[in-house]
RNA sequence: CGAGUUGGCCAGACAGUUGCUGCGUUCGCAAGAACGGGGAGGAAAGUCCGGGCUUCAUAGAGCAGGGUACCAGGUAACGCCUGGGCGGUGUGAACCGACGACAAGUGCAGCAGAGAGGAGACCGCCAAUCUUAGGAUUGGUAAGGGUGAAAGGGUGCGGUAAGAGCGCACCGGACGGCUAGUAAUAGUCGUUGCAAGGUAAACUCUACCCGAAGCAAGACCAAAUAGGGUUCCAGACGGCGCGGCUCGCGUUGGAACCGGGUAGGUCGCUUGAGCCUGCGAGCGAUUGCAGGCCUAGAUGAAUAACUGUCCACGACAAGACCCGGCUUAUCGGCCAACUCACCUA
Numbered sequence: 001c002g003a004g005u006u007g008g009c010c011a012g013a014c015a016g017u018u019g020c021u022g023c024g025u026u027c028g029c030a031a032g033a034a035c036g037g038g039g040a041g042g043a044a045a046g047u048c049c050g051g052g053c054u055u056c057a058u059a060g061a062g063c064a065g066g067g068u069a070c071c072a073g074g075u076a077a078c079g080c081c082u083g084g085g086c087g088g089u090g091u092g093a094a095c096c097g098a099c100g101a102c103a104a105g106u107g108c109a110g111c112a113g114a115g116a117g118g119a120g121a122c123c124g125c126c127a128a129u130c131u132u133a134g135g136a137u138u139g140g141u142a143a144g145g146g147u148g149a150a151a152g153g154g155u156g157c158g159g160u161a162a163g164a165g166c167g168c169a170c171c172g173g174a175c176g177g178c179u180a181g182u183a184a185u186a187g188u189c190g191u192u193g194c195a196a197g198g199u200a201a202a203c204u205c206u207a208c209c210c211g212a213a214g215c216a217a218g219a220c221c222a223a224a225u226a227g228g229g230u231u232c233c234a235g236a237c238g239g240c241g242c243g244g245c246u247c248g249c250g251u252u253g254g255a256a257c258c259g260g261g262u263a264g265g266u267c268g269c270u271u272g273a274g275c276c277u278g279c280g281a282g283c284g285a286u287u288g289c290a291g292g293c294c295u296a297g298a299u300g301a302a303u304a305a306c307u308g309u310c311c312a313c314g315a316c317a318a319g320a321c322c323c324g325g326c327u328u329a330u331c332g333g334c335c336a337a338c339u340c341a342c343c344u345a
Base pairs, nucleotide, nucleotide: 002340003339004338005337006336007335008334009333010332012310013309014308015307016306017305018304020039021038023036024035025034026033027032041316045327046326048325049324050323051322052321053214054213055212056211065210066209067208068207069206070084071083072082073081074080085099086097087096088095089094100205101204105203106202107199108198122145123144124141125140126139127138128137129136130135153171154170155169156168157167158166172194173192174191175190176189177188178187179186180185218267219266220265221264228258229257230256231255232254233253238252239251240250241249242248274293275292276291277290278289279288280287281286311314
């Protein structure tokens, strides 16, 4: 100097004017007014996962159903995060992960091919016999060829009629021990000639986790020429209904009390697993202590418009109960650490 990787930060700046909407103070009977101060994000988004909170249910447990799946840690919790292992990608910094079990059982596998699983011989190689010298028959064999996504370890040497883990060495696998590590796992030593191939994003099995619905949850106050209940009063031997009549019952008036509850209103609602700074523990995620701070809370739902100056001319996008994550969208800019290539000293 160029190209990259990882982590973190910012998201036009400043000033003025006029609006909108919560809060505080003052004034006002009220309506409201004045002043002061606050007013979207890193994703407020998708609503995918986890939790708080609320209501319902609840004697306890299980089944069903759903989810998660290497190990350890973090956390309120998680499918998230951190560190590690293993596998893969990249020259590298780094990144990615559908990383439990097919030797519990059941199932599935097109075409090709001799053979698709305790397997097999089409071509080939070798031996014997026959022969018209092209080959044929019988047997041995699995090194080489061929089929296939996949053919019962790989390379080499020995061996043999030809061959073969048939024997040996190394590599790989299985089993056992030892060492390191909390563990996943790794290394090493010994034994074994190598064995029941694939598929669990097939059913299934194993281990662990999960009650359901959601702020339109839910709680409170509570109007009326609305409607209900109880008691009392009034009373016409009244009206209406039970087909008519008698009896009986219901209903029809007024007052008091009671509860439900519509319109409407209030709360839930932003003081919280909160933020900032310092010190400490930890590789880290995270966490302890001390001090400081209050930072939108609407309900037809605000956060806007205009002007001036400047620049690199400004992306994706806006709360609606709250919080922790994940995923997706995003003009650009800044900082730190590291990697690779080239050049110079």
RNAcentral holds the sequence, with entries from ENA.
The RNA shown here (Bacterial RNase P class A) has 345 nucleotides and comes from Shewanella nanhaiensis.
It is recorded under the gene name rnpB.
NCBI's taxonomy places the organism under Bacteria, Pseudomonadota, Alteromonadales, Shewanellaceae, Shewanella.
The prediction has a mean pLDDT of 75.
It matches the Rfam family "Bacterial RNase P class A". Rfam links the family to the GO terms tRNA processing, dimeric ribonuclease P complex and ribonuclease P activity.